[in-house]
RNA sequence: AGUGAGGAUAGAGGCGCAAACACCAUCAGUAAGCAGAAUGAGGAGCACGGGCUCCGACGACUUCUGCCGGAAGGGGUGCUUGCCGAAGCGGCGGGGAGCCCCUGAUCCCUGUUGCUGGUCCUGCAUUUAAGAGAUGCCGGACUGUCAUGCGGAAUGUUCCGUAUGGAGGGCUAUCUGGCGU
Numbered sequence: 001a002g003u004g005a006g007g008a009u010a011g012a013g014g015c016g017c018a019a020a021c022a023c024c025a026u027c028a029g030u031a032a033g034c035a036g037a038a039u040g041a042g043g044a045g046c047a048c049g050g051g052c053u054c055c056g057a058c059g060a061c062u063u064c065u066g067c068c069g070g071a072a073g074g075g076g077u078g079c080u081u082g083c084c085g086a087a088g089c090g091g092c093g094g095g096g097a098g099c100c101c102c103u104g105a106u107c108c109c110u111g112u113u114g115c116u117g118g119u120c121c122u123g124c125a126u127u128u129a130a131g132a133g134a135u136g137c138c139g140g141a142c143u144g145u146c147a148u149g150c151g152g153a154a155u156g157u158u159c160c161g162u163a164u165g166g167a168g169g170g171c172u173a174u175c176u177g178g179c180g181u
Stems, first nucleotide, its partner, number of pairs: 002179002006176006014084001016083004021078004033067006042055004046104002049101003087116011117143005123137005145166009
């Protein structure tokens, strides 16, 4: 020369990921509130039970009718920002919230660990107001990357196409540095 372990930095995939803000539809003519009628003793504070507090014959709860009438979460579009384990999901713990205790559910924060390269679609299940969306499981398609096989073009090892397979702890590039000389 060569090779390229380890470390560092910078990048790529594309309906790429996430968040803030604005608008729009939905939620919904629903909840709450007011009025009337009926009924007549219980009702409310996430669920069972217990406690505590509040409301109730000046009519609670429930049903019907009328008036009035939201919001949050989730979704779409636009724009801005941060990014490429972006982000998301699962398991096991810890803390907090709604009156208190027990158990549980829900929501938020956090530690640890495992999985998923990315996007889309069908089915089933869960969630939800929802046939939207999300999540999980099986299946399928497309796409990027690497390896290998085959074919072609080039000619010193590269490019294109195709097939199969793997996974992001990956891949590409540069620097450092190791091996080797």